[in-house]
This record gives sequence, C1' cells and structure tokens, in this order.
RNA sequence: GAUUUAUAAAGAAGAGGUGAGAGACAGGCUCUAUGAUCCUCUGGCAACCGCUUAGUUAAAGACAGGUGCCAAUUCCUGAUUCUAGCAAUAAAUGUUAGAAGAAUAUAAGUU
Repeated sequence: GAUUUAUAAAGAAGAGGUGAGAGACAGGCUCUAUGAUCCUCUGGCAACCGCUUAGUUAAAGACAGGUGCCAAUUCCUGAUUCUAGCAAUAAAUGUUAGAAGAAUAUAAGUU
C1' cells in the first nucleotide's frame, strides 16, 4: 500500500514550547495572535486487543501491558441505490425527509 470485520448522536484538559494558519479532500460553516495547528509533559475518557473472574453465551471488572481519543454527531453535505411526501395527467425530471451505501478515522486480523 491492498483487503476483511467491528465501531463512529455518549465520554474526557491543564501546563510548557512553537508562531499562522487549522478542522482528511471539495463546498459550507466554524476555530484562531485573548495563540489555533503541531510537539512534549502531566492529567483524564473509553474499553478494540490483552489481562482477571465466570465458562459456551458472548457477561462482569479499569486492571500488567499495546493502541486510540480528550471544539463542534465523522462539525454538516458529498458517487450511487431504495422508500415516502410535494410539483406535473403518467413516465422522465426536480425537490424535501429517511434508510442503505460511498468516503474518512480507529481497532483487530490477512496479505
């Protein structure tokens, strides 16, 4: 890098350094010299792997350890498909809402 499965409406910030853009991408919107982003330390959240108890159904515990995360629902929308409403005689089409899905992120595997 590719790929599989699961999750993404909950939760959790202080200090120091740096110094201009940042929030993946596009549009929107937002954050930002009252210092964002990024890095380090400390603290915390969560419970994917692991661990402990239980022992075959998928439970409980925050606990040796490995990750992850701590503005905004993944900040919102985003190929495409389906369902319903509305416009139109029907279809095509347009539009609104919902669902799936895509994309992205993270974990645990495979390659």
SAM riboswitch aptamer (S box leader) from an uncultured Cyclobacteriaceae bacterium, 111 nucleotides, folded computationally.
It was read from a public genome assembly, where an Rfam model found it.
Its mean pLDDT, the model's own confidence on a scale to 100, is 80.